This is a predicted structure of a 91-nucleotide RNA (Glycine riboswitch aptamer) from a Micrococcales bacterium. Model confidence (mean pLDDT): 79 of 100.
């Protein structure tokens, strides 16, 4: 004195899936609900193999869709950069 990695914050980039049906408002194209379809990359559940004498543990962008999310737009949004901040620690 301090890198990776781990948290957190801040910019930025970030997919998929109807506005089909109905109904209320209403500033007459919007906005809310509810049907049925749909999607997976908030979060949430579930699995495998190696390990192990056995058994328990055992991951995911797999997979389930409970939540969420589906004209644009706004919000979210794994995961990626790169900043700062924290924590620990090789060196």
């Nucleotide at each position: 004195u301090c890198a990776c990695c781990c948290c957190g914050c801040g910019u930025g980039g970030g997919a998929g899936a109807g506005u089909c049906c109905c109904c209320g408002g209403c500033c007459a194209g919007c906005c809310g609900g509810g049907g049925c379809g749909c999607c997976g990359a908030a979060g949430g559940g579930g699995c495998a193999a190696a390990c192990u004498c056995c058994c328990c543990g055992g991951a995911a962008c797999c997979u389930c869709u409970c939540a969420g999310g589906c004209a644009c737009c706004c919000a979210g949004g794994a995961c990626c950069a790169c900043g700062c901040g924290g924590a620990u620690c090789a060196g």
Source information:
Its Rfam family is "Glycine riboswitch aptamer". About the family: This family represents the bacterial glycine riboswitch. Lineage of the source: Bacteria > Bacillati > Actinomycetota > Actinomycetes > Micrococcales.